[in-house]
RNA sequence: AUCUCUGGAGAGUGUCAUUCAAAAUGGCCACCAACGAGGAAAGCCGUAAGGUAAACUUUCAGGUACAAGGACAGAGGU
Numbered sequence: 001a002u003c004u005c006u007g008g009a010g011a012g013u014g015u016c017a018u019u020c021a022a023a024a025u026g027g028c029c030a031c032c033a034a035c036g037a038g039g040a041a042a043g044c045c046g047u048a049a050g051g052u053a054a055a056c057u058u059u060c061a062g063g064u065a066c067a068a069g070g071a072c073a074g075a076g077g078u
Base pairs, nucleotide, nucleotide: 001078002077003076004075005074006073007072012029014028015027016026017025018024030064031063032062036060037058038057039056043052044051045050
């Protein structure tokens, strides 16, 4: 680095339309931050020049019942 298993948070099952209904899609408003992306720069490396960059921040994407996903943690394998 990667694979498998286990644990794993937050926020409306909002409303209207399409639909017999559900799911999905689109409009409107409210919200979340722990995939991703952006931002500055805390921090880190360096004699320096510089390099790198967060769990911070923006909410673009994503998400706000279940499911799925999921930073991170533990165990095992390559």